[in-house]
RNA sequence: GCCGACCUAGCUCAACUGGUAGAGCAACGGUAUCGUAAACCGUAGGUUAAGGGUUCAAGUCCCUUGGUCGGCU
Repeated sequence: GCCGACCUAGCUCAACUGGUAGAGCAACGGUAUCGUAAACCGUAGGUUAAGGGUUCAAGUCCCUUGGUCGGCU
C1' cells in the first nucleotide's frame, strides 16, 4: 500500500435479513441477618465510534473519516 471482519449500557453480548434498543454480570436502593456475603425484590444506566446520504421510519442500507483485529504484498 491492498483486501476483509468488527465498533451497541461500566464489562461480555443480543436485537430473527428497515418498524418502541434488550439480556447476563457489575453499580445503587430495599427485604432478611447480631453483622457481612450468598439469596430474593426493585431502580438507574445508551447521541448504537464520528459525520453525511436514502427512507414515512436506520443499530440495520449507501458514502466518508477514526479505531481494533486478521490476511496479502